[in-house]
RNA sequence: CGGGGCAUAGCGCAGCCUGGUAGCGCGCUACACUGGGGGUGUAGAGGUCGUAGGUUCAAAUCCUGCUGUCCCGACCA
Numbered sequence: 001c002g003g004g005g006c007a008u009a010g011c012g013c014a015g016c017c018u019g020g021u022a023g024c025g026c027g028c029u030a031c032a033c034u035g036g037g038g039g040u041g042u043a044g045a046g047g048u049c050g051u052a053g054g055u056u057c058a059a060a061u062c063c064u065g066c067u068g069u070c071c072c073g074a075c076c077a
Base pairs, nucleotide, nucleotide: 001073002072003071004070005069006068007067010026011025012024013023020057028044029043030042031041032040033039050066051065052064053063054062
């Protein structure tokens, strides 16, 4: 330098193809069961969907630029 993948809650991920209320597991908080711990159950909190634009009635999803990161290749050594 060229090609490709990835970026969504504290952590790990799904959802994107085919636009229409942002989800799952773990973790966290409260309560119940227990003498306590652990464990189980119920309820709950927590997300500018990397960033800036575009299209659209409507964008995590489609289009473009950029940033970060990973892989492959080329070049130099």

The RNA shown here (transfer RNA) has 77 nucleotides and comes from an Alphaproteobacteria bacterium. Rfam family: tRNA. Rfam classes the family as a transfer RNA. Its mean pLDDT, the model's own confidence on a scale to 100, is 82. It was read from a public genome assembly.